[in-house]
RNA sequence: GCUGCCAUCGUCUAGAGGUUUAGGACAUCGCCCUCUCAAGGCGGAGAUCACGGGUUCAAAUCCCGUUGGCAGCG
Numbered sequence: 001g002c003u004g005c006c007a008u009c010g011u012c013u014a015g016a017g018g019u020u021u022a023g024g025a026c027a028u029c030g031c032c033c034u035c036u037c038a039a040g041g042c043g044g045a046g047a048u049c050a051c052g053g054g055u056u057c058a059a060a061u062c063c064c065g066u067u068g069g070c071a072g073c074g
Base pairs, nucleotide, nucleotide: 001073002072003071004070005069006068007067010026011025012024013023018057028044029043030042031041032040050066051065052064053063054062
């Protein structure tokens, strides 16, 4: 330099054009339970989906570019 893959709550992740306000697990916070703790139950908060454009009535999702990471080729 070229090619491919990846980037979504603090962490790990689901999603593959419209169904809901982007869902779940862990963590965190509150309550219940307990003599207390853990475990368990209930509930809350938490992501403008890496960034910039485009297509579309509608984009986390499709296309282009940029950035970062990984892999392969030279």